[in-house]
Context: one part of a larger RNA
RNA sequence: GAAUGUCGGCGGCGUGCUUAACACAUGCAAGUCGAACGGUGAAGCCCUUCGGGGUGGAUCAGUGGCGAACGGGUGAGUAACACGUGAGCAACCUGCCCUUGACUCUGGGAUAACUCCGGGAAACCGGUGCUAAUACUGGAUAUGACACGCGAAGGCAUCUUCUGCGUGUGGAAAGAUUUAUUGGUCAAGGGUGGGCUCGCGGCCUAUCAGCUUGUUGGUGGGGUAAUGGCCUACCAAGGCGACGACUGGUAGCCGGCCUGAGAGGGCGACCGGCCACACUGGGACUGAGACACGGCCCAGACUCCUACGGGAGGCAGCAGUGGGGAAUAUUGCGCAAUGGGCGAAAGCCUGACGCAGCGACGCCGCGUGAGGGAUGAAGGCCUUCGGGUUGUAAACCUCUUUCAGCAGGGAAGAAGCGAAAGUGACGGUACCUGCAGAAGAAGCACCGGCUAACUACGUGCCAGCAGCCGCGGUAAUACGUAGGGUGCAAGCGUUGUCC
Repeated sequence: GAAUGUCGGCGGCGUGCUUAACACAUGCAAGUCGAACGGUGAAGCCCUUCGGGGUGGAUCAGUGGCGAACGGGUGAGUAACACGUGAGCAACCUGCCCUUGACUCUGGGAUAACUCCGGGAAACCGGUGCUAAUACUGGAUAUGACACGCGAAGGCAUCUUCUGCGUGUGGAAAGAUUUAUUGGUCAAGGGUGGGCUCGCGGCCUAUCAGCUUGUUGGUGGGGUAAUGGCCUACCAAGGCGACGACUGGUAGCCGGCCUGAGAGGGCGACCGGCCACACUGGGACUGAGACACGGCCCAGACUCCUACGGGAGGCAGCAGUGGGGAAUAUUGCGCAAUGGGCGAAAGCCUGACGCAGCGACGCCGCGUGAGGGAUGAAGGCCUUCGGGUUGUAAACCUCUUUCAGCAGGGAAGAAGCGAAAGUGACGGUACCUGCAGAAGAAGCACCGGCUAACUACGUGCCAGCAGCCGCGGUAAUACGUAGGGUGCAAGCGUUGUCC
RNA backbone atom coordinates (compact mmCIF):
# COMPACT_ATOMS: atom_id res chain seq x y z
C1' G A 1 0.00 0.00 0.00
C1' A A 2 -6.38 -1.38 2.22
C1' A A 3 -10.74 -4.71 1.48
C1' U A 4 -16.08 -4.81 1.01
C1' G A 5 -21.66 -2.97 -0.12
C1' U A 6 -23.84 0.51 -3.28
C1' C A 7 -23.46 4.34 -6.83
C1' G A 8 -20.33 6.39 -10.65
C1' G A 9 -19.12 12.33 -15.46
C1' C A 10 -13.94 14.34 -16.56
C1' G A 11 -8.80 15.63 -15.76
C1' G A 12 -3.78 16.13 -13.26
C1' C A 13 -0.21 13.93 -9.95
C1' G A 14 0.91 9.72 -7.28
C1' U A 15 0.23 4.61 -6.29
C1' G A 16 -0.98 -0.95 -6.96
C1' C A 17 0.81 -9.47 -4.30
C1' U A 18 0.90 -6.67 2.80
C1' U A 19 -0.81 -13.80 1.55
C1' A A 20 2.86 -19.05 -0.88
C1' A A 21 11.38 -16.54 -0.31
C1' C A 22 4.83 -21.35 -3.67
C1' A A 23 5.60 -23.68 -8.72
C1' C A 24 6.41 -21.60 -13.42
C1' A A 25 4.57 -22.28 -20.27
C1' U A 26 6.30 -18.25 -23.70
C1' G A 27 8.97 -13.74 -25.21
C1' C A 28 12.43 -10.14 -23.90
C1' A A 29 15.88 -8.18 -19.51
C1' A A 30 24.30 -7.86 -21.23
C1' G A 31 26.60 -6.98 -24.53
C1' U A 32 30.21 -4.54 -27.53
C1' C A 33 34.92 -3.72 -30.29
C1' G A 34 37.37 -5.31 -37.66
C1' A A 35 41.08 1.43 -35.20
C1' A A 36 44.07 -6.00 -31.23
C1' C A 37 44.20 -10.92 -34.76
C1' G A 38 44.04 -14.85 -38.63
C1' G A 39 40.10 -16.18 -41.68
C1' U A 40 35.11 -15.76 -44.47
C1' G A 41 34.27 -12.93 -48.16
C1' A A 42 27.97 -10.32 -50.43
C1' A A 43 26.59 -5.86 -53.44
C1' G A 44 29.10 -2.58 -56.71
C1' C A 45 33.31 -1.37 -60.32
C1' C A 46 37.22 -2.99 -64.05
C1' C A 47 39.26 -6.84 -67.31
C1' U A 48 37.91 -11.45 -69.77
C1' U A 49 40.12 -16.50 -74.06
C1' C A 50 33.35 -16.68 -70.80
C1' G A 51 36.67 -21.22 -67.39
C1' G A 52 37.58 -16.89 -64.54
C1' G A 53 40.85 -12.85 -62.62
C1' G A 54 41.57 -7.97 -60.10
C1' U A 55 39.52 -4.21 -56.85
C1' G A 56 36.14 -3.61 -53.06
C1' G A 57 34.62 -4.27 -48.46
C1' A A 58 28.96 -5.43 -46.15
C1' U A 59 28.41 -9.89 -43.10
C1' C A 60 29.72 -13.91 -39.97
C1' A A 61 31.68 -17.77 -36.20
C1' G A 62 36.36 -17.99 -33.56
C1' U A 63 41.10 -16.10 -30.71
C1' G A 64 41.79 -11.56 -27.87
C1' G A 65 40.18 -6.89 -24.90
C1' C A 66 36.65 -4.41 -21.82
C1' G A 67 31.98 -5.10 -19.51
C1' A A 68 29.18 -8.89 -17.37
C1' A A 69 30.66 -7.55 -9.24
C1' C A 70 26.79 -1.77 -12.24
C1' G A 71 21.85 -1.26 -13.15
C1' G A 72 16.95 -4.26 -11.70
C1' G A 73 14.28 -7.66 -7.75
C1' U A 74 13.06 -9.49 -2.86
C1' G A 75 13.09 -9.30 2.89
C1' A A 76 13.79 -15.48 3.61
C1' G A 77 17.73 -15.21 7.13
C1' U A 78 19.96 -11.85 10.71
C1' A A 79 19.23 -9.19 17.89
C1' A A 80 24.66 -8.90 14.69
C1' C A 81 29.79 -3.77 14.47
C1' A A 82 23.80 -5.90 10.45
C1' C A 83 22.28 -0.62 10.89
C1' G A 84 22.64 4.73 12.71
C1' U A 85 26.13 8.15 14.59
C1' G A 86 31.16 9.55 15.96
C1' A A 87 36.23 8.18 15.79
C1' G A 88 40.68 5.15 14.27
C1' C A 89 43.99 2.09 10.57
C1' A A 90 52.13 3.36 12.69
C1' A A 91 47.26 -2.97 10.05
C1' C A 92 44.93 -2.23 4.21
C1' C A 93 43.30 -2.68 -1.33
C1' U A 94 41.43 0.30 -5.38
C1' G A 95 40.14 -1.55 -12.88
C1' C A 96 38.45 2.71 -15.58
C1' C A 97 39.62 8.72 -14.40
C1' C A 98 43.28 13.10 -13.34
C1' U A 99 48.57 14.94 -12.41
C1' U A 100 53.96 13.97 -12.49
C1' G A 101 58.60 11.22 -13.77
C1' A A 102 61.05 7.30 -16.55
C1' C A 103 60.64 3.69 -20.45
C1' U A 104 58.31 1.19 -24.81
C1' C A 105 65.00 -3.07 -26.74
C1' U A 106 65.65 -8.20 -28.65
C1' G A 107 63.98 -13.35 -29.41
C1' G A 108 60.77 -18.06 -29.24
C1' G A 109 57.16 -22.01 -29.21
C1' A A 110 52.12 -22.94 -29.54
C1' U A 111 46.66 -22.79 -30.27
C1' A A 112 41.26 -21.82 -31.76
C1' A A 113 38.98 -20.63 -36.22
C1' C A 114 39.85 -23.71 -40.91
C1' U A 115 40.86 -28.88 -43.52
C1' C A 116 40.35 -34.17 -42.99
C1' C A 117 38.70 -38.40 -39.96
C1' G A 118 35.79 -40.44 -36.05
C1' G A 119 32.11 -41.12 -31.71
C1' G A 120 27.02 -39.70 -29.88
C1' A A 121 19.66 -39.86 -30.27
C1' A A 122 21.00 -35.26 -28.29
C1' A A 123 23.89 -32.10 -25.16
C1' C A 124 28.41 -32.27 -27.02
C1' C A 125 33.25 -34.71 -27.55
C1' G A 126 38.02 -36.92 -29.46
C1' G A 127 42.10 -37.25 -33.05
C1' U A 128 45.34 -35.46 -37.58
C1' G A 129 47.37 -31.25 -40.34
C1' C A 130 47.94 -25.51 -41.04
C1' U A 131 47.95 -20.28 -39.04
C1' A A 132 47.77 -14.88 -36.38
C1' A A 133 47.80 -11.36 -32.47
C1' U A 134 47.52 -5.93 -27.78
C1' A A 135 46.91 -14.28 -26.48
C1' C A 136 51.41 -17.14 -24.04
C1' U A 137 56.55 -17.00 -23.03
C1' G A 138 62.73 -16.54 -22.70
C1' G A 139 66.61 -12.65 -22.33
C1' A A 140 68.49 -7.27 -21.68
C1' U A 141 67.77 -2.47 -19.36
C1' A A 142 65.70 -0.17 -13.92
C1' U A 143 64.20 5.95 -11.79
C1' G A 144 61.12 3.36 -8.19
C1' A A 145 59.37 -1.39 -5.37
C1' C A 146 60.41 -5.72 -2.08
C1' A A 147 64.06 -8.50 1.61
C1' C A 148 68.65 -7.82 4.63
C1' G A 149 72.60 -4.62 6.80
C1' C A 150 74.20 0.73 7.92
C1' G A 151 73.14 6.10 8.72
C1' A A 152 69.92 10.44 9.76
C1' A A 153 65.27 12.72 11.29
C1' G A 154 60.51 12.19 13.67
C1' G A 155 56.57 10.00 16.43
C1' C A 156 51.59 7.21 18.88
C1' A A 157 53.96 0.48 22.13
C1' U A 158 54.69 -2.28 18.19
C1' C A 159 57.16 1.84 14.76
C1' U A 160 57.12 5.85 10.54
C1' U A 161 59.91 8.73 6.96
C1' C A 162 64.35 9.65 3.71
C1' U A 163 63.82 10.06 -4.68
C1' G A 164 69.96 8.35 1.68
C1' C A 165 74.21 4.17 0.93
C1' G A 166 75.64 -1.39 -0.24
C1' U A 167 73.92 -6.82 -1.79
C1' G A 168 69.90 -10.13 -4.13
C1' U A 169 64.54 -10.71 -6.96
C1' G A 170 60.66 -9.65 -10.89
C1' G A 171 58.44 -6.35 -15.31
C1' A A 172 56.98 -3.29 -21.44
C1' A A 173 52.77 -4.67 -26.74
C1' A A 174 51.49 -2.64 -30.40
C1' G A 175 47.45 -0.67 -33.85
C1' A A 176 45.05 2.94 -37.02
C1' U A 177 44.42 7.02 -39.96
C1' U A 178 48.33 9.59 -40.82
C1' U A 179 52.02 13.16 -38.47
C1' A A 180 49.02 14.27 -34.50
C1' U A 181 46.35 11.36 -31.60
C1' U A 182 45.56 6.94 -29.01
C1' G A 183 47.47 2.60 -26.51
C1' G A 184 51.26 -0.38 -23.24
C1' U A 185 54.93 -0.91 -18.72
C1' C A 186 57.09 0.78 -13.95
C1' A A 187 56.90 4.30 -9.90
C1' A A 188 54.79 8.48 -6.96
C1' G A 189 50.56 11.56 -5.80
C1' G A 190 45.23 12.69 -6.18
C1' G A 191 40.23 11.24 -6.69
C1' U A 192 36.48 7.55 -6.29
C1' G A 193 34.93 3.01 -4.33
C1' G A 194 35.73 -0.59 -0.73
C1' G A 195 37.98 -3.64 3.68
C1' C A 196 38.97 -3.87 9.04
C1' U A 197 38.68 -2.08 14.41
C1' C A 198 36.39 0.68 18.40
C1' G A 199 32.86 4.22 21.73
C1' C A 200 27.66 5.14 22.05
C1' G A 201 22.32 4.09 20.51
C1' G A 202 17.69 1.39 19.14
C1' C A 203 12.62 -5.32 20.60
C1' C A 204 10.10 -8.84 24.18
C1' U A 205 10.92 -12.88 27.81
C1' A A 206 13.77 -14.52 34.67
C1' U A 207 7.44 -19.42 33.93
C1' C A 208 15.44 -18.76 30.54
C1' A A 209 20.40 -17.93 36.12
C1' G A 210 24.24 -19.57 35.27
C1' C A 211 27.06 -19.79 30.11
C1' U A 212 31.83 -21.03 27.50
C1' U A 213 37.01 -25.63 25.48
C1' G A 214 39.27 -22.43 20.04
C1' U A 215 36.45 -21.15 24.97
C1' U A 216 40.10 -16.39 27.34
C1' G A 217 45.24 -15.10 26.91
C1' G A 218 50.49 -16.05 25.39
C1' U A 219 54.60 -18.12 22.03
C1' G A 220 56.06 -20.28 17.22
C1' G A 221 54.02 -21.17 12.41
C1' G A 222 50.30 -20.70 8.42
C1' G A 223 46.81 -17.60 5.81
C1' U A 224 44.96 -12.64 3.99
C1' A A 225 45.27 -6.63 0.50
C1' A A 226 45.40 -6.16 5.90
C1' U A 227 44.87 -6.67 12.07
C1' G A 228 43.12 -10.74 14.67
C1' G A 229 41.97 -18.01 17.56
C1' C A 230 40.97 -16.29 11.27
C1' C A 231 43.49 -21.46 11.29
C1' U A 232 47.13 -24.83 13.55
C1' A A 233 50.92 -26.97 17.44
C1' C A 234 52.38 -26.11 22.43
C1' C A 235 51.74 -23.50 27.23
C1' A A 236 48.69 -21.07 31.05
C1' A A 237 43.38 -21.22 33.14
C1' G A 238 41.12 -18.08 31.88
C1' G A 239 36.63 -15.14 29.63
C1' C A 240 31.14 -13.47 30.16
C1' G A 241 27.00 -12.65 33.75
C1' A A 242 21.03 -9.38 37.89
C1' C A 243 24.30 -2.64 34.54
C1' G A 244 20.53 -9.49 32.66
C1' A A 245 25.29 -13.42 30.21
C1' C A 246 23.09 -17.93 28.13
C1' U A 247 18.11 -19.77 26.37
C1' G A 248 13.40 -18.91 23.90
C1' G A 249 10.24 -15.63 20.77
C1' U A 250 9.90 -11.76 17.18
C1' A A 251 12.30 -8.63 13.49
C1' G A 252 16.12 -6.52 7.77
C1' C A 253 18.30 -1.27 9.91
C1' C A 254 18.08 4.04 8.89
C1' G A 255 16.66 8.93 6.47
C1' G A 256 11.77 9.06 7.27
C1' C A 257 5.91 8.22 7.50
C1' C A 258 1.29 8.53 10.73
C1' U A 259 -0.50 10.63 15.22
C1' G A 260 0.12 14.13 19.18
C1' A A 261 0.32 21.10 21.84
C1' G A 262 4.58 18.55 23.34
C1' A A 263 6.77 14.51 25.76
C1' G A 264 5.68 10.23 23.66
C1' G A 265 3.31 6.09 20.92
C1' G A 266 2.86 3.15 16.29
C1' C A 267 5.00 1.90 11.48
C1' G A 268 9.55 1.12 8.10
C1' A A 269 4.60 0.54 1.53
C1' C A 270 6.32 4.21 -2.43
C1' C A 271 11.45 7.56 -2.85
C1' G A 272 16.85 7.66 -0.95
C1' G A 273 21.29 5.21 1.96
C1' C A 274 23.29 0.56 4.04
C1' C A 275 22.88 -4.87 4.70
C1' A A 276 21.46 -9.84 3.34
C1' C A 277 19.66 -13.33 -0.33
C1' A A 278 19.10 -15.44 -5.62
C1' C A 279 15.42 -23.46 -6.12
C1' U A 280 17.86 -25.68 -0.89
C1' G A 281 22.91 -26.62 1.32
C1' G A 282 28.23 -26.45 0.46
C1' G A 283 32.68 -25.00 -2.41
C1' A A 284 36.11 -22.63 -4.95
C1' C A 285 37.74 -20.58 -10.05
C1' U A 286 38.38 -16.01 -12.98
C1' G A 287 39.15 -11.11 -11.88
C1' A A 288 41.02 -4.53 -9.61
C1' G A 289 36.57 -6.07 -7.48
C1' A A 290 32.32 -12.08 -6.51
C1' C A 291 32.54 -16.81 -3.22
C1' A A 292 29.05 -14.13 -8.34
C1' C A 293 20.27 -13.47 -9.67
C1' G A 294 20.08 -14.35 -15.93
C1' G A 295 28.84 -17.98 -14.37
C1' C A 296 31.23 -22.96 -12.84
C1' C A 297 31.55 -27.64 -9.61
C1' C A 298 29.31 -31.15 -5.90
C1' A A 299 25.02 -32.94 -3.11
C1' G A 300 19.50 -32.67 -2.46
C1' A A 301 14.24 -31.78 -3.79
C1' C A 302 11.31 -30.77 -8.08
C1' U A 303 10.28 -30.29 -13.50
C1' C A 304 11.41 -31.56 -18.66
C1' C A 305 13.89 -34.39 -23.03
C1' U A 306 15.80 -39.36 -24.17
C1' A A 307 17.28 -43.99 -29.09
C1' C A 308 17.57 -45.69 -21.47
C1' G A 309 23.64 -45.09 -22.58
C1' G A 310 22.83 -39.96 -20.95
C1' G A 311 21.42 -34.85 -20.83
C1' A A 312 18.68 -29.85 -19.68
C1' G A 313 16.54 -26.16 -16.07
C1' G A 314 16.08 -22.31 -11.91
C1' C A 315 11.12 -15.11 -13.06
C1' A A 316 12.71 -12.73 -5.01
C1' G A 317 14.41 -8.89 -13.56
C1' C A 318 9.80 -6.88 -17.15
C1' A A 319 5.27 -8.68 -18.81
C1' G A 320 2.40 -13.11 -18.17
C1' U A 321 0.23 -18.31 -16.02
C1' G A 322 -1.50 -21.64 -12.16
C1' G A 323 -2.05 -21.70 -6.87
C1' G A 324 -2.84 -19.22 -2.10
C1' G A 325 -5.87 -15.05 -0.71
C1' A A 326 -10.62 -10.26 1.48
C1' A A 327 -7.16 -8.32 -2.17
C1' U A 328 -3.24 -5.83 -5.88
C1' A A 329 -2.42 -4.12 -13.19
C1' U A 330 -0.48 -4.91 -19.90
C1' U A 331 2.50 -11.52 -22.38
C1' G A 332 1.95 -2.67 -24.59
C1' C A 333 5.38 1.52 -27.27
C1' G A 334 10.34 3.65 -27.59
C1' C A 335 15.66 4.16 -26.91
C1' A A 336 13.28 10.77 -28.63
C1' A A 337 15.21 12.38 -23.37
C1' U A 338 18.27 11.01 -18.61
C1' G A 339 21.73 7.30 -17.18
C1' G A 340 24.83 2.82 -18.07
C1' G A 341 28.26 -0.99 -21.09
C1' C A 342 31.49 -1.36 -25.42
C1' G A 343 33.64 1.54 -29.38
C1' A A 344 38.30 6.75 -31.97
C1' A A 345 33.61 7.57 -33.95
C1' A A 346 29.23 6.39 -36.61
C1' G A 347 26.72 3.19 -33.84
C1' C A 348 24.97 -1.33 -31.22
C1' C A 349 22.79 -3.13 -26.61
C1' U A 350 19.82 -1.41 -22.42
C1' G A 351 11.72 -4.59 -19.55
C1' A A 352 17.35 0.79 -16.13
C1' C A 353 14.58 4.64 -17.80
C1' G A 354 10.91 7.72 -20.58
C1' C A 355 5.86 6.88 -21.80
C1' A A 356 1.16 4.71 -22.71
C1' G A 357 -2.82 0.87 -20.78
C1' C A 358 -5.95 -1.03 -16.35
C1' G A 359 -8.02 0.07 -10.96
C1' A A 360 -12.34 6.46 -7.62
C1' C A 361 -6.67 2.82 -4.48
C1' G A 362 -5.24 7.98 -2.56
C1' C A 363 -4.81 13.41 -2.92
C1' C A 364 -6.20 17.72 -5.67
C1' G A 365 -9.17 20.41 -9.28
C1' C A 366 -13.67 20.86 -12.39
C1' G A 367 -18.61 19.72 -13.97
C1' U A 368 -23.72 17.81 -13.69
C1' G A 369 -26.01 24.80 -15.42
C1' A A 370 -27.03 30.56 -14.37
C1' G A 371 -30.69 34.63 -13.68
C1' G A 372 -35.92 35.53 -13.48
C1' G A 373 -40.35 32.90 -12.33
C1' A A 374 -46.69 32.32 -7.23
C1' U A 375 -52.95 31.46 -9.16
C1' G A 376 -47.60 29.21 -4.31
C1' A A 377 -50.13 24.53 -10.73
C1' A A 378 -50.71 19.18 -10.88
C1' G A 379 -49.16 14.90 -8.20
C1' G A 380 -47.25 12.91 -3.44
C1' C A 381 -47.40 13.20 2.05
C1' C A 382 -49.66 15.03 6.53
C1' U A 383 -54.15 17.24 8.48
C1' U A 384 -57.63 19.72 13.95
C1' C A 385 -60.48 19.28 6.93
C1' G A 386 -59.50 25.43 7.85
C1' G A 387 -55.08 24.15 5.78
C1' G A 388 -49.74 22.89 5.85
C1' U A 389 -45.51 20.87 3.24
C1' U A 390 -42.61 19.23 -1.03
C1' G A 391 -41.62 24.69 -3.10
C1' U A 392 -38.74 29.04 -6.88
C1' A A 393 -38.61 23.45 -6.64
C1' A A 394 -41.14 22.36 -11.65
C1' A A 395 -43.55 24.33 -15.97
C1' C A 396 -42.48 28.95 -18.52
C1' C A 397 -39.08 33.29 -20.08
C1' U A 398 -34.03 35.17 -20.91
C1' C A 399 -28.96 33.60 -21.07
C1' U A 400 -24.15 30.78 -20.86
C1' U A 401 -21.29 26.39 -23.07
C1' U A 402 -16.69 24.65 -18.61
C1' C A 403 -16.04 19.14 -19.21
C1' A A 404 -17.51 15.48 -22.75
C1' G A 405 -18.66 15.65 -28.65
C1' C A 406 -17.37 17.33 -33.88
C1' A A 407 -14.08 20.22 -37.21
C1' G A 408 -9.49 23.28 -38.38
C1' G A 409 -4.52 24.52 -36.67
C1' G A 410 -0.78 22.36 -33.65
C1' A A 411 3.91 22.32 -29.96
C1' A A 412 8.14 22.76 -26.14
C1' G A 413 10.74 18.70 -24.40
C1' A A 414 16.74 18.79 -29.36
C1' A A 415 21.32 20.13 -25.54
C1' G A 416 23.02 16.49 -29.21
C1' C A 417 24.31 13.48 -33.61
C1' G A 418 25.05 13.84 -38.85
C1' A A 419 28.92 16.31 -44.72
C1' A A 420 23.93 17.15 -45.76
C1' A A 421 19.04 15.55 -46.08
C1' G A 422 17.32 14.63 -41.54
C1' U A 423 16.30 12.86 -36.52
C1' G A 424 10.16 12.75 -30.61
C1' A A 425 8.03 6.68 -28.13
C1' C A 426 4.59 10.04 -25.73
C1' G A 427 1.18 12.04 -30.09
C1' G A 428 -2.06 14.62 -34.13
C1' U A 429 -1.21 14.39 -27.22
C1' A A 430 -1.16 19.18 -24.46
C1' C A 431 -2.67 23.84 -26.18
C1' C A 432 -5.34 27.54 -29.54
C1' U A 433 -9.68 28.61 -32.71
C1' G A 434 -14.56 27.55 -34.44
C1' C A 435 -19.63 24.75 -34.21
C1' A A 436 -24.28 22.77 -31.99
C1' G A 437 -27.39 22.28 -27.98
C1' A A 438 -29.28 22.66 -21.18
C1' A A 439 -28.10 19.56 -24.27
C1' G A 440 -24.61 13.49 -22.17
C1' A A 441 -23.28 13.57 -16.32
C1' A A 442 -25.88 12.19 -8.42
C1' G A 443 -25.49 9.25 -5.29
C1' C A 444 -24.79 7.27 -0.35
C1' A A 445 -25.51 7.18 4.84
C1' C A 446 -28.25 8.88 8.79
C1' C A 447 -32.71 11.40 11.55
C1' G A 448 -34.13 8.07 20.49
C1' G A 449 -29.55 10.36 23.51
C1' C A 450 -24.29 10.83 22.63
C1' U A 451 -25.15 13.63 17.34
C1' A A 452 -27.15 17.81 12.85
C1' A A 453 -32.04 16.00 11.32
C1' C A 454 -39.94 13.94 12.50
C1' U A 455 -44.34 12.56 11.01
C1' A A 456 -47.78 8.67 9.00
C1' C A 457 -48.74 3.59 8.08
C1' G A 458 -47.41 -1.71 8.79
C1' U A 459 -45.70 -5.06 12.68
C1' G A 460 -46.96 -6.48 17.90
C1' C A 461 -40.74 -9.18 22.87
C1' C A 462 -42.70 -11.37 16.35
C1' A A 463 -39.99 -9.71 12.30
C1' G A 464 -36.00 -7.06 13.33
C1' C A 465 -32.18 -2.89 15.09
C1' A A 466 -27.74 -2.05 17.91
C1' G A 467 -20.83 1.65 18.49
C1' C A 468 -22.51 2.41 24.09
C1' C A 469 -26.96 3.27 26.81
C1' G A 470 -30.63 0.33 24.97
C1' C A 471 -35.49 -0.13 21.37
C1' G A 472 -39.84 -3.95 19.89
C1' G A 473 -45.18 -7.49 24.52
C1' U A 474 -51.47 -2.67 19.87
C1' A A 475 -50.95 4.54 19.00
C1' A A 476 -42.65 2.45 18.22
C1' U A 477 -39.65 10.06 16.28
C1' A A 478 -35.08 3.45 17.92
C1' C A 479 -37.86 -2.48 13.51
C1' G A 480 -39.89 -2.18 7.87
C1' U A 481 -41.96 1.28 4.10
C1' A A 482 -43.38 6.21 2.50
C1' G A 483 -43.26 11.60 2.72
C1' G A 484 -40.15 15.16 4.77
C1' G A 485 -35.42 16.53 6.86
C1' U A 486 -29.91 16.41 8.11
C1' G A 487 -24.79 15.41 6.64
C1' C A 488 -21.22 14.44 2.99
C1' A A 489 -20.68 14.32 -2.24
C1' A A 490 -18.16 11.29 -7.46
C1' G A 491 -18.43 9.50 -3.83
C1' C A 492 -20.89 7.65 0.61
C1' G A 493 -21.34 3.85 4.35
C1' U A 494 -19.11 -0.66 6.79
C1' U A 495 -14.95 -3.65 8.41
C1' G A 496 -9.69 -3.93 9.62
C1' U A 497 -5.18 -1.31 11.83
C1' C A 498 -2.47 2.90 14.41
C1' C A 499 -2.35 7.54 17.27
Source information:
The prediction has a mean pLDDT of 84. The part of an RNA shown here (small-subunit ribosomal RNA, 5' domain) has 499 nucleotides and comes from an uncultured bacterium. The RNAcentral record of the full RNA draws on ENA and SILVA. Its Rfam family is "Bacterial small subunit ribosomal RNA". Gene Ontology terms of the family: ribosome and structural constituent of ribosome.